Overview: A computed fold for an 81-nucleotide RNA from Ferrimonas kyonanensis DSM 18153, annotated as c-di-GMP-I riboswitch aptamer. The organism belongs to Ferrimonas kyonanensis, within Bacteria. Its mean pLDDT, the model's own confidence on a scale to 100, is 83.

[in-house]
RNA sequence: CGCUGACAAUGGCAAACCAGCUGCGAAGCUGGGACGCAAAGCCACCGGUCUCUGCUUCACAGAGACAGCGGGGUUUCCAGC
Numbered sequence: 001c002g003c004u005g006a007c008a009a010u011g012g013c014a015a016a017c018c019a020g021c022u023g024c025g026a027a028g029c030u031g032g033g034a035c036g037c038a039a040a041g042c043c044a045c046c047g048g049u050c051u052c053u054g055c056u057u058c059a060c061a062g063a064g065a066c067a068g069c070g071g072g073g074u075u076u077c078c079a080g081c
Stems, first nucleotide, its partner, number of pairs: 002081004012037002017032006035068001041074003045071003048066007
């Protein structure tokens, strides 16, 4: 440096749900809580999903959300090869 994650160690994150707060909303933050996770760390670049606005609706356009949907970029613990 690359590959792999069966076993072991040290730690980490935290779905649903509940409470509070923020937001029109998707959703976010804090605390509780653990379904899971070796990148479930970070980045909306590509696809996707969702929300709001325009629109009667669709299509389309604009503004957003999701990194725990896939891909990509980037950093990275331990063990084995």